[in-house]
RNA sequence: GCGCCCAUAGCUCAGCCUGGUAGAGCACCUGCCUUUUAAGCAGAGGGUCGCUGGUUCGAAUCCAGCUGGGCGCA
Numbered sequence: 001g002c003g004c005c006c007a008u009a010g011c012u013c014a015g016c017c018u019g020g021u022a023g024a025g026c027a028c029c030u031g032c033c034u035u036u037u038a039a040g041c042a043g044a045g046g047g048u049c050g051c052u053g054g055u056u057c058g059a060a061u062c063c064a065g066c067u068g069g070g071c072g073c074a
Base pairs, nucleotide, nucleotide: 001073002072003071004070005069006068007067010026011025012024013023020057029043030042031041032040050066051065052064053063054062
C1' cells in the first nucleotide's frame, strides 16, 4: 500500500441481508419476601446505533469517505 471482518445500554450481544416504535441477558436502582445477606418475584431508569456526508417520505439498516480494533496479502 491492497483486501476482508468488527464498532448498538455499564458489560456480553441480537436486530442490518429484506429501510418503517431501538431490544435481550447480566449489572445498577426501587419494592415484595427474608432475623439479615444471598437467592427468588415484581417494577423502573439507562443508548445522538464509532464520526461526517449522501440517497429516501423515512436510515442502526442502503451508498461514499474517515476513525479505532482484528486478520490476511505484498
Transfer RNA from a Patescibacteria group bacterium, 74 nucleotides, folded computationally. The prediction has a mean pLDDT of 83. It matches the Rfam family "tRNA". The family's RNA type in Rfam is transfer RNA.